Predicted 3D model of a 478-nucleotide part of an RNA (small-subunit ribosomal RNA, 3' major domain) from Xanthoria parietina. RNAcentral holds the full RNA, with entries from SILVA. Its Rfam family is "Bacterial small subunit ribosomal RNA". The coordinates come from a structure-prediction model, not an experiment, and the mean pLDDT is 81.

[in-house]
Context: one part of a larger RNA
RNA sequence: UGACGGGGGCCCGCACAAGCGGUGGAGCAUGUGGUUUAAUUCGAUGCAACGCGAAGAACCUCACCAGGGCUUGACAUGCCGCUUCUUCUUUUGAAAGAAAGGAAAUGCUGCGCCCCAUAAAUACAGCAGCGCGGACACAGGUGGUGCAUGGCUGUCGUCAGCUCGUGUCGUGAGAUGUUGGGUUAAGUCCCGCAACGAGCGCAACCCUUGUCUAGAGUUGGUUUACAAACUAAAGAGACUGCCGGUGAGAAGCCGGAGGAAGGUGGGGACGACGUCAAGUCAGCAUGCCCCUUAUGCCCUGGGCUACACACGUGCUACAAUGGGCGGGACAAAGAGAUGCAACCUCGCGAGAGCAAGCCAAUCUCAAAAACCCGCCCCUAAUUCGGAUUGCAGGCUGCAACUCGACUGCAUGAAGGUGGAAUCGCUAGUAAUCGCCGGUCAGCAUUACGGUGGUGAAUACGUUCCCGGGCCUUGUACA
Numbered sequence: 001u002g003a004c005g006g007g008g009g010c011c012c013g014c015a016c017a018a019g020c021g022g023u024g025g026a027g028c029a030u031g032u033g034g035u036u037u038a039a040u041u042c043g044a045u046g047c048a049a050c051g052c053g054a055a056g057a058a059c060c061u062c063a064c065c066a067g068g069g070c071u072u073g074a075c076a077u078g079c080c081g082c083u084u085c086u087u088c089u090u091u092u093g094a095a096a097g098a099a100a101g102g103a104a105a106u107g108c109u110g111c112g113c114c115c116c117a118u119a120a121a122u123a124c125a126g127c128a129g130c131g132c133g134g135a136c137a138c139a140g141g142u143g144g145u146g147c148a149u150g151g152c153u154g155u156c157g158u159c160a161g162c163u164c165g166u167g168u169c170g171u172g173a174g175a176u177g178u179u180g181g182g183u184u185a186a187g188u189c190c191c192g193c194a195a196c197g198a199g200c201g202c203a204a205c206c207c208u209u210g211u212c213u214a215g216a217g218u219u220g221g222u223u224u225a226c227a228a229a230c231u232a233a234a235g236a237g238a239c240u241g242c243c244g245g246u247g248a249g250a251a252g253c254c255g256g257a258g259g260a261a262g263g264u265g266g267g268g269a270c271g272a273c274g275u276c277a278a279g280u281c282a283g284c285a286u287g288c289c290c291c292u293u294a295u296g297c298c299c300u301g302g303g304c305u306a307c308a309c310a311c312g313u314g315c316u317a318c319a320a321u322g323g324g325c326g327g328g329a330c331a332a333a334g335a336g337a338u339g340c341a342a343c344c345u346c347g348c349g350a351g352a353g354c355a356a357g358c359c360a361a362u363c364u365c366a367a368a369a370a371c372c373c374g375c376c377c378c379u380a381a382u383u384c385g386g387a388u389u390g391c392a393g394g395c396u397g398c399a400a401c402u403c404g405a406c407u408g409c410a411u412g413a414a415g416g417u418g419g420a421a422u423c424g425c426u427a428g429u430a431a432u433c434g435c436c437g438g439u440c441a442g443c444a445u446u447a448c449g450g451u452g453g454u455g456a457a458u459a460c461g462u463u464c465c466c467g468g469g470c471c472u473u474g475u476a477c478a
Base pairs, nucleotide, nucleotide: 001478002477003475004474005473007472008471009470010469011468012467013466015462016461019425020424021423022422023421026316027315028314029313030312031311032310033309034307035306042053043052064302065301066300067299068298069297070296073138077137078136079134080133081132082131086103087102088101089100090099091098092097107127108126109125140291141290143289144288145287149285150284151280152279153278154276156274161200162199163198164197165196166195167176168175169174180191181190182189206268207267208266209265211236212235213234216231217230221226239262242256243255244254245253246252318418322377323376324375325374326373327372328371334365335364336363339358340357344353345352346351384415389410390409391408392407393406395404431454432453433452434451435450436449437448
């Protein structure tokens, strides 16, 4: 000087408390451990691994396993030879591949000749590309090392800190500044001070949302009127600016007015010096090491989907604030050409047929759902719950056996609110209700990312638990 303390003081945070809803019990989905397996590829492992890499594992993906094959190779550059460089058929095979036979006779540029307004055609020369063959340099490796690395990322933590120049003090390590008195979300600001200044952080500048203004606008609104709303650009607006109180005639704090909004208005992007030899050599890049008829490459099939168990994260429930049937209403944000697909017809339905419109404020996906009205159910393992299983279907795709989602009929399991323990959330939040998107042929999504609808309760307080900041104290630790 730090670090640490079941030392002290001050202060924060959904940290506790006060509340609301969950998890832990059930079924299922998903990830992981374990076990199994020919293989169940690899990585991630307290917080900060475990719906994580994966924003799409039937083949492919694919790295794993079994089997069948290839060896200058699936891909790149260089050399030599052939040059007709292409295409068809047959045999064998699971395919990849191997073997055999046939047909056709590449393109461009330049020169000469022929032809000529040009073009086309023919022959020769040169060059190029593709293909085949050959030899070698080499290719190739999701093989190893994240403890050799770059880059990127997580985390403490959006915590308020981390430092420097000069000066001063100290033999020195170092101190001072950065401590102190107030204040703030903040090393935010004020005052004081052997310090005076400065940098990276904080804040602001950026995006979005809430109000208004003028102008503009079609695809939006409209019988008309061209208002409102909307669209997407511009501008205004909030600054403790005004008043009162308080405070040190300070910074600020409390209350009030006006205002759509008030003291950072809400949300986002943005992450200081550093810590964890944190994570990633399997995104990519890369040193070194290793493989080279294989640790490379191609193919078929299998596996990553196994299942006595254990854990994490979720979905659906256990019902009447509910379930079923009929009728009625109101969004936002998105996506659409190998695409989204109205209407109509057929089908109980998934879907099929026909086919208009739309490169989309125009058309389509599209119905929003919870909600409201009416009727049924009457506390029952039920008209709750939907697992599981049987049969029959349509869809995508070369192909749904291993291993797709979906539809109809039948079947109807556990489950009556969950032990110890534990999680989220302070307002348009929690809770609850649908809608959309990326990936994608299809889909395991209940995930992830967005979007709107309905819309609470509670916070006395800081003793305690957890994490953190500043000052101080002890130390046999560095």